A computed fold for a 66-nucleotide RNA from Desulfobacterales bacterium HSG17, annotated as transfer RNA. The organism belongs to Desulfobacterales, within Bacteria. Its mean pLDDT, the model's own confidence on a scale to 100, is 83. It matches the Rfam family "tRNA". By type it is a transfer RNA. The RNAcentral record of the sequence draws on ENA.

RNA sequence: GGUUAGCUCAAUGGGUAGAGCACUGUGCUAAGAACACAGGAGUUGCAGGUUCGAGUCCUGCACCAA
Numbered sequence: 001g002g003u004u005a006g007c008u009c010a011a012u013g014g015g016u017a018g019a020g021c022a023c024u025g026u027g028c029u030a031a032g033a034a035c036a037c038a039g040g041a042g043u044u045g046c047a048g049g050u051u052c053g054a055g056u057c058c059u060g061c062a063c064c065a066a
Stems, first nucleotide, its partner, number of pairs: 001064003006021004015052001023039005045061005
């Protein structure tokens, strides 16, 4: 310094957690790929605290990198 979806990563000053890729279904095709449409997927590392409200602020712990 970092830990957020299967992977890579966003989320600016606290206000309903998102994108790309991947995956599933449908269309298309002789069948695929590509393309189009739709969809599923999260205890935001763990445990507490503050707050009307925490991914975001505070404390401890775990793990990764230097």